[in-house]
Context: one part of a larger RNA
Order: sequence, then C1' cells, then structure tokens
RNA sequence: UGACGGGGGCCCGCACAAGCGGAGGAACAUGUGGUUUAAUUCGAUGAUACGCGAGGAACCUUACCCGGGCUUGAAAGUUAUCGACGGACCGUGAAAGCGGUCUUCCCUUCGGGGCGAGAAACUAGGUGCUGCAUGGUUGUCGUCAGCUCGUGCCGUGAGGUGUCGGCUUAAGUGCCAUAACGAGCGCAACCCUUGUCUCCAGUUGCCAACGAGUAAAGUCGGGGACUCUGGAGAGACUGCCACCGCAAGGUGCGAGGAAGGCGGGGAUGACGUCAAAUCAGCACGGCCCUUACGUCCGGGGCGACACACGUGUUACAAUGGGGGGUACAGAGGGUAGCGACAACGCGAGUUGAAGCCAAUCUCAGAAAGCCCUUCUCAGUUCGGAUCGGAGUCUGCAACUCGACUCCGUGAAGCUGGAUUCGCUAGUAAUCGCGCAUCAGCCAUGGCGCGGUGAAUACGUUCCCGGGCCUUGCAC
Repeated sequence: UGACGGGGGCCCGCACAAGCGGAGGAACAUGUGGUUUAAUUCGAUGAUACGCGAGGAACCUUACCCGGGCUUGAAAGUUAUCGACGGACCGUGAAAGCGGUCUUCCCUUCGGGGCGAGAAACUAGGUGCUGCAUGGUUGUCGUCAGCUCGUGCCGUGAGGUGUCGGCUUAAGUGCCAUAACGAGCGCAACCCUUGUCUCCAGUUGCCAACGAGUAAAGUCGGGGACUCUGGAGAGACUGCCACCGCAAGGUGCGAGGAAGGCGGGGAUGACGUCAAAUCAGCACGGCCCUUACGUCCGGGGCGACACACGUGUUACAAUGGGGGGUACAGAGGGUAGCGACAACGCGAGUUGAAGCCAAUCUCAGAAAGCCCUUCUCAGUUCGGAUCGGAGUCUGCAACUCGACUCCGUGAAGCUGGAUUCGCUAGUAAUCGCGCAUCAGCCAUGGCGCGGUGAAUACGUUCCCGGGCCUUGCAC
C1' cells in the first nucleotide's frame, strides 16, 4: 500500500423481510454425471458448466467405431505430356471405386490459349497436442461507482495528498470546506424505441360529409377530416408556487400538463480480477502424423440404461373438464415460396386452382374472454404416459432413429421432506400468435409479439453480495 476479520460507523441491491407463483414428490422432454459399448466424437464443471457451443444428429452434418478403397491425394498454385468435357451402355461391387465398348471440342495472329485427364516434383492436408506460448471474442465481479494522470506540496523511501471531512445524489452526482489546482477513462447526456401534440405527405392504408351500389362489405366515384403509415418539429427544465436548507438539494392527494422530478424500455460494461472460457468458428507460435493422426464411401454410433443431478412441459381438477354459439390483437414470414377458394376425406391430408416478389394476395381460425348447456367430488366425463391397430406427409431411404392423424388402451399422479428459485407494475401470474435454423423434425428449447392482469414492501436486527471511511493484523 493492499487483502482479510464470527472489528466498528455510514450506505445500497428482490439481499432479507412483506407478498404472489414455482422447483424439490409423479409422468414425459431435454442436458449432464456415471455405467455400458466396437464407438456411445469433442468441449463447457461452484457462483460464472448442466434446453450450454448445437438458431434443427435418419444419410449428409460427423469430428467417433467397423469394413471396403486412394496416396501429389477431396480442393487450390507452378512446370513437361496427352486429350475435349460430356453422353449412352456392359461387367463387378454395399457404395466409393475398378475394368471395358461406342460416340464426341471451341478460339487462334498457328507461337499458343480455354477446358479436362494423367505422371513426377515443390507446395498440400490434419476438428492431432498445448487457451499455462498467443491474437480475436466472451462470461463474471457489475451498469457496481469507481480507476488514474500532470504540476505542486508532504515523506529518507515505499508512498501520501488530490479522491479526505459535512450535506446531498441513482452516481467520485453536485454544493460547501480544503495544500492542493486542474485533467483523463468511467457516471450523466448525445443514439434507438415507447407515451402527447403540431406541420408536411396520402397508396396498397383510412371513410366524416356527398353520390352510386350490395344479401353484406371502402365495393365504386370521390375525399384528407379521422385512424394509420413515416419524415420534420414541439414538449419536462425542480421551469412556476408553498415549506425546509448557506448552497447543492429535499418534501407537497400543489398548479398546469399526455407525461414530474432519471417518465418506461433498450443499446452502451472504466482500470482491472478469476494463468476464468474458447487452438473444435476463425487466425496464429511451437510440437506431432505424412500409403496416415490425411482423404472417399457403405453401415453403425452420437438416440445405449441398474442409477444420480440440473432445466423444463403436462397434470393432480369445479376459479375446472366436455359440447354448442360468439368477440377483440400485435409483431413477423412468403417465388424451388405463401397458397385463398372448390371438391374429396372423421382427420393428418389429397386433387384442381385464383391472387401475391406483397400496408394490395396469403400464412391466419388468435386463445384465455363472453353466452347457453352438461358433469357433482369419484383416480372420475380429472390426468394423459404407455401399448395395439390403421393411416398421412417429407425425403434416395423413417428398422436402429422423424413428425402428425384416427380408433382403441388408459399408467403414475389427490399439491409434493429437508431445502431452494423468480418477481416491485402493465411487473408476477396466465393466454395464445410469430420467427430463425429447416426437405422433414424429435421445439415442451431459443428469440420476439400482443391479450387479460394482481398482491406486497413495517423496516434494515439478521443471511448473501457490493461501495466509502476507520481500526486490528502473525498474510
């Protein structure tokens, strides 16, 4: 000077408390450990690994295993030789490949060039090792309020001061004081979005007034008022008032205002810590392999299953299950696509097919909700696992190992021990919708979107984490 203390003081945070809903019990999904295996590829391991890399493992992917091939090689560059490439067919084979038959170039300044094959050589190739050799990127402390510098001053020096003290703030945010005076990286603001208004502009969007028209419908003429779309502005600053305070600032069911004291949300992550993570995204030093640790193909595996853990989904029911009727979104996607509509099928879907490169057409029925009705507390008209049968679709191919539909079957489960997690408002809870990846999909995951919409916070003694000052110290 730090770090540490079951030392002290002050302060903060869904940290506790007050509440609401969960996890831990069941079944299933998924990840991990373990075990098994020819292989169950590799990495991630307290917080900060475990629905994580993976935003799509039937083949491919794929890195693993078994088997069959190749060795200048699957791809790229340079040089000599030969010839089009390709197409059709045959044999062998699981395929990759190997062997064979027939057919077959273009441009040219005649030097050659384009394209391809093959031999040799130099290069290749490696998801092989080292993240403790590295770059880049990322997690975490933590969106915590800190981390430093120049000059000056103090100290022999390491260093200190500034950055401490009082008040204040979400904040090293400010004010006052002051051997310090200033400054930088952080904070805040500038950026995006949402909430109000004004102006401009109206098509594919809208429809108040006028006209036409329909079973109905902005459907048509038209219109720019409104909604909306998307550009530009305004607006919030403790600005005004009252009280407290030297000031900064604080308080007010004060005013005005759509919004009030940072209005809500996002992006933004200081100096550094954990030799944290990643050599398997990529790059890269060193080491290692080179008829194999490279590469092609077929099949298998990554999907195993006594068990243990994490994260989720569905439930255990009446605030509910079933049946019928009926209403209201937002944000997105679409041409190898979305597919209206019609017919057929109980259905998944099939067959035709309009429109749309989309504010135009379409995915597309929102669901919870509301109205009527049924069930009457039961392992049930709860719950849907599992299994049997029959099908649909994608795809060369659904046995290992796809999703979905229909009929049947109907398991565990009656609210979950110790313990533990999330959340302070349009939040939790609950309800559905969309997208990426993608032929299809194991999505209950991830990322978004809107609908309905709470309870509680006395307080800071305690648990956890953090900030400042101070004290002790055997580090």

Source information: Model confidence (mean pLDDT): 83 of 100. This is a predicted structure of a 475-nucleotide part of an RNA (small-subunit ribosomal RNA, 3' major domain) from an uncultured bacterium.